[in-house]
C1' cells in the first nucleotide's frame, strides 16, 4: 500500500427498500422475612456527510474506525 470483512441501546443481537424489536444490565415498581430470585414497567441505538427512493439500517458514492490475508520496510 493492496485484497476482504465489519460498524445498530450501557452489552449482545434481530430487521424483503416499509418507517428500528428481543435479550441481559440499569432505573421505577410488586412481591417477599431479606433480594443478587421472580413479576411488571420506563428509558436507551442504525459510525459521518452525501445521493437514488413515496419510503434507506438495508442500495450507490465518500470519510472515518475496527478485524482477518498478502506485500513493503526493519
Nucleotide at each position: 500500500u493492496g485484497g476482504g470483512a465489519g460498524a445498530u441501546c450501557g452489552u449482545c443481537u434481530a430487521a424483503u427498500g416499509g418507517u428500528a424489536g428481543g435479550a441481559c444490565a440499569u432505573g421505577c415498581g410488586g412481591c417477599u422475612c431479606u433480594g443478587g430470585a421472580c413479576c411488571g414497567u420506563a428509558g436507551a441505538a442504525u459510525c459521518g456527510g452525501g445521493g437514488u427512493u413515496c419510503g434507506a439500517a438495508u442500495c450507490c458514492c465518500u470519510g472515518u474506525c475496527u478485524c482477518c490475508c498478502a506485500a513493503c520496510c526493519a
Predicted 3D model of a 74-nucleotide RNA (transfer RNA) from an uncultured bacterium. Model confidence (mean pLDDT): 80 of 100. It matches the Rfam family "tRNA". About the family: Transfer RNA (tRNA) molecules are approximately 80 nucleotides in length. It was read from a public genome assembly.